A computed fold for a 529-nucleotide part of an RNA from Mucilaginibacter pineti, annotated as large-subunit ribosomal RNA, domain I.
[in-house]
Context: one part of a larger RNA
RNA sequence: GGUACACGGGGGAUGCCUUGGCUCUCAGAGGCGAUGAAAGACGUGAUAAGCUGCGAUAAGCUACGGGGAUCAGCAAAUAUGAAUUGAUCCGUAGAUUUCUGAAUGGGGAAACCUGGCUAGUUGAAGACUAGUCGCAUAAAUGCGCAAACCUGCUGAACUGAAACAUCUAAGUAAGCAGAGGAAGAGAAAAUAAUAAUGAUUUCCUGAGUAGUGGCGAGCGAAAGGGAAAAAGCCCAAACCAAUUAUGUUACGGCAUAAUUGGGGUUGUAGGACCACAACAUGAAUAUCAAAAUGAACCGGAAUGGGGUGGGAAACCCAGCCAUAGAGCAUGAGAGCUGCGUACGGGUAAGUAAUGAUAGGAUAGUGGUAUCCUGAGUACCGCGAGGUCGGAGACGCCUUGUGGGAAUCUGCCGGCACCAUCCGGUAAGGCUAAAUACUCCUGAGAGACCGAUAGUGAACCAGUACCGUGAGGGAAAGGUGAAAAGAACCCCGAACAGGGGAGUGAAAUAGAACCUGAAACCGUGUACUU
Numbered sequence: 001g002g003u004a005c006a007c008g009g010g011g012g013a014u015g016c017c018u019u020g021g022c023u024c025u026c027a028g029a030g031g032c033g034a035u036g037a038a039a040g041a042c043g044u045g046a047u048a049a050g051c052u053g054c055g056a057u058a059a060g061c062u063a064c065g066g067g068g069a070u071c072a073g074c075a076a077a078u079a080u081g082a083a084u085u086g087a088u089c090c091g092u093a094g095a096u097u098u099c100u101g102a103a104u105g106g107g108g109a110a111a112c113c114u115g116g117c118u119a120g121u122u123g124a125a126g127a128c129u130a131g132u133c134g135c136a137u138a139a140a141u142g143c144g145c146a147a148a149c150c151u152g153c154u155g156a157a158c159u160g161a162a163a164c165a166u167c168u169a170a171g172u173a174a175g176c177a178g179a180g181g182a183a184g185a186g187a188a189a190a191u192a193a194u195a196a197u198g199a200u201u202u203c204c205u206g207a208g209u210a211g212u213g214g215c216g217a218g219c220g221a222a223a224g225g226g227a228a229a230a231a232g233c234c235c236a237a238a239c240c241a242a243u244u245a246u247g248u249u250a251c252g253g254c255a256u257a258a259u260u261g262g263g264g265u266u267g268u269a270g271g272a273c274c275a276c277a278a279c280a281u282g283a284a285u286a287u288c289a290a291a292a293u294g295a296a297c298c299g300g301a302a303u304g305g306g307g308u309g310g311g312a313a314a315c316c317c318a319g320c321c322a323u324a325g326a327g328c329a330u331g332a333g334a335g336c337u338g339c340g341u342a343c344g345g346g347u348a349a350g351u352a353a354u355g356a357u358a359g360g361a362u363a364g365u366g367g368u369a370u371c372c373u374g375a376g377u378a379c380c381g382c383g384a385g386g387u388c389g390g391a392g393a394c395g396c397c398u399u400g401u402g403g404g405a406a407u408c409u410g411c412c413g414g415c416a417c418c419a420u421c422c423g424g425u426a427a428g429g430c431u432a433a434a435u436a437c438u439c440c441u442g443a444g445a446g447a448c449c450g451a452u453a454g455u456g457a458a459c460c461a462g463u464a465c466c467g468u469g470a471g472g473g474a475a476a477g478g479u480g481a482a483a484a485g486a487a488c489c490c491c492g493a494a495c496a497g498g499g500g501a502g503u504g505a506a507a508u509a510g511a512a513c514c515u516g517a518a519a520c521c522g523u524g525u526a527c528u529u
Base pairs, nucleotide, nucleotide: 001528002527003526004525005524006523007522008521009520015514016478017477020449021448022446023445024444025443026442027441028440029438030437031145032144039100040099041098042055043054044053046078050074051073061094062093063092064091065090066089070082071081072080105114106113107112115133116132117131118130119129120128121127134143135142136141149180150178151177152176153175154174160167164214190197191196201228202227203226204225205224211219212218232430233429234428235374239262240261241260242259243258244257245256246255247254248253267408269373270372271371272370273367274366275365276364280362285358286357287356288355289354292351293350297345298344299343303318304317305316306315319336320335321325327339328338329337379403380402381401382400383399384398385397386396387395389415410425411424412423413422414421465472466471485513488500489499490498491497
């Protein structure tokens, strides 16, 4: 040197654990902000570096409610105090709330510098104290921040087509603007087809169908059927009237324009107008009352003994409760030890079914001569976009550009176009629910993870660190039931480390602390070269 065995060092796998995550469900909330937000800076403690809380009233002040013995956060210890004359703590409502920040008197390299005006302190100056001074808008009000969802404007490329140009990716990503708890859409100039349906939205189906497509890659409807949810309305105009202005006048008026009020709102056309009839119904909204709900919180059953053990909840013996045998904790595994659980109770602000009062939205019949029914609109040409439809036989919708109607005997549509037939009534507006999402709050769930996993982050993590910057971005959990965290002695230079002693069930649980694999490094013994 090798092999075997034993015992160590080293290392931190594995097992067990969970403070943290992940994915959902139900309910709530869906905003905060010039009454100064979000986010910060700097302060603030007896001692105080950090975190947390708070703001010069600074780990706090006041009131009310709850609660009932300890308390001065994490965080031990010392000191000093507070508290049954009810503290700490919990809930609700207030007060205070430096400086920066939309930041708003002006400036500025954020947390700094420096003014005007009014009032006060002062004999005066200076200084200080309090208030006020932004921009837009006629005013109300707005400005900034915030995870996704929503609407609009703008809008790629990689990629796929096995290359690539039409095409695709995709109206996606990204950018900008804006809104709400949802948004958008929405009460037919609809869809259909000889039968009908009856606003919108979402889901299932229709259907990978009809289509489209260098007919390549690919893209891809709608009607209809079945569900969810259901809700319908208001203007413009005709006509009437008032006011104002202008014109005109024979001073009686008349006309025009603007504003306001009444009227009126549709396709079996409706309305104005004329004639007739009636006085019905009781919407929004406001005020008052109000069941219920609603914070902290309260009550809440039933077990003892024995041996083992460090420890009993396990085992043995004998009981009990249960509208409670969910769960967690307690020195091992507890219905009856603790917190709880079932069940029951409780009130402030707030919310509020419902009721009452006020309120006065809404609702007829007939006639049809005349009047009204949304104009640079419909429609057409040219050029684009949307749609399943890539210019096609190409309708429909939107519109950049040029032309440019009709007025109910009207006009539009039913996929070129024409006729018949059918459906509707454009060029004004509003509208809940069913739908989408989750920064956030409460309750709960998991054939989800268990510290190289699960969030990047279980731990003082968007930290340390890296980068000029945009930005990138870690590692790091576990003594023990309880600190009982090792008094005292010894070795040592020692506040290093170790040996005794002591604690503990255990110290090879000793803080480099549960378990403690492998690599790697040793010591001893045996065999062997």
Its mean pLDDT, the model's own confidence on a scale to 100, is 83. It was read from a public genome assembly.